[in-house]
RNA sequence: GGGGCGAUAGCUCAGCUGGUUAGAGCGCCACGUUGACAUCGUGGAGGUCGUCAGUUCGAUCCUGGCUCGCCCCA
Numbered sequence: 001g002g003g004g005c006g007a008u009a010g011c012u013c014a015g016c017u018g019g020u021u022a023g024a025g026c027g028c029c030a031c032g033u034u035g036a037c038a039u040c041g042u043g044g045a046g047g048u049c050g051u052c053a054g055u056u057c058g059a060u061c062c063u064g065g066c067u068c069g070c071c072c073c074a
Stems, first nucleotide, its partner, number of pairs: 001073007010026004019057001028044005050066005
């Protein structure tokens, strides 16, 4: 230098081959339960969906550039 894959919550990951509320588990907070802790139950907070642009009535999803990580070729 060329190519492939990936980037979604604090962590690990889903997500529909575009459609109007973006989710799970763990973690965190509150409440209930206990003499107390743990467990368990209920509720809650937490997301510019890496970034910039494009296509579209509408983009986490499609297209291009860039950044970062892993791998292959030279």